[in-house]
Molecule: FMN riboswitch aptamer (RFN element)
RNA sequence: AAUACGUUCUCAGGGCGGAGUGAAAUUCUCCACCGGUGGUGAUUUUUAGAAAAUAAGUCCACGAGCACAAGGUAUGUGUUGAUUUGGUGAGAUUCCAAAACCGACGGUGAUAGUCCGGAUGGAAGAGAAGUAAU
Numbered sequence: 001a002a003u004a005c006g007u008u009c010u011c012a013g014g015g016c017g018g019a020g021u022g023a024a025a026u027u028c029u030c031c032a033c034c035g036g037u038g039g040u041g042a043u044u045u046u047u048a049g050a051a052a053a054u055a056a057g058u059c060c061a062c063g064a065g066c067a068c069a070a071g072g073u074a075u076g077u078g079u080u081g082a083u084u085u086g087g088u089g090a091g092a093u094u095c096c097a098a099a100a101c102c103g104a105c106g107g108u109g110a111u112a113g114u115c116c117g118g119a120u121g122g123a124a125g126a127g128a129a130g131u132a133a134u
Stems, first nucleotide, its partner, number of pairs: 001134001003132003007129005017031004032114002034103002036062004044053003057101002065079005083099005105117003
């Protein structure tokens, strides 16, 4: 230095503000607000360069959630949302411009991405340490 692990620890999700209707709505209507993890990536920053950091809610993959199965918090299987147009270019669903669209389950004085609850939970994964052999 790279690789591996029946190991340990830490971390790991944001958002209802205004107006209207109503007996009642952060749930409806109008405007507004938010975007987990890894990959890709022509952006941006640093550098003499190599290179490093950074960049997608809608692409690819995954997690959570939900459903099912003999008893289970394990494990497995299934399920799991949404983007177009124009521009540049050799190349872009990633850049630039514009306009769209999407968001588990249970609860509720009224239908919830944003409130309350399961959850002081779990987890994709990130970081650190340790160990092993090379």